This is a predicted structure of a 72-nucleotide RNA (transfer RNA) from a Flammeovirgaceae bacterium. Its mean pLDDT, the model's own confidence on a scale to 100, is 84. Its Rfam family is "tRNA". The family's RNA type in Rfam is transfer RNA. Its family is annotated with triplet codon-amino acid adaptor activity in the Gene Ontology. The source organism's lineage runs through Bacteria, Bacteroidota, Cytophagia, Cytophagales and Flammeovirgaceae.
């Protein structure tokens, strides 16, 4: 400077047009004499930002920002 890849709950990650999910983590509560373990409940997201298609966009198109990778 080129070309690709990825960017979603605190955290690892799925979801690829039709209301955003799991594990775990951290609150609640049940269990115990007390911790842990285990069970239930609930909260936790402007899906990197910004524009376009479309009724409709995290998903699909273009820019931009960061991370890696490879070419020069």
């Nucleotide at each position: 400077g080129g070309u690709g890849u990825u960017g979603u709950a605190g955290u690892u990650c799925a979801g690829g047009g039709g209301u955003a999910g799991a594990a775990u983590a951290a609150c609640u509560u049940a269990c115990u004499g007390u911790c842990u373990a285990u069970g239930a409940g609930a909260a936790g997201g402007u899906c990197a930002g910004g524009g376009g298609u479309u009724c409709g966009a995290a998903u699909c198109c273009c820019c931009u920002c960061a991370a890696c990778a490879c070419c020069g």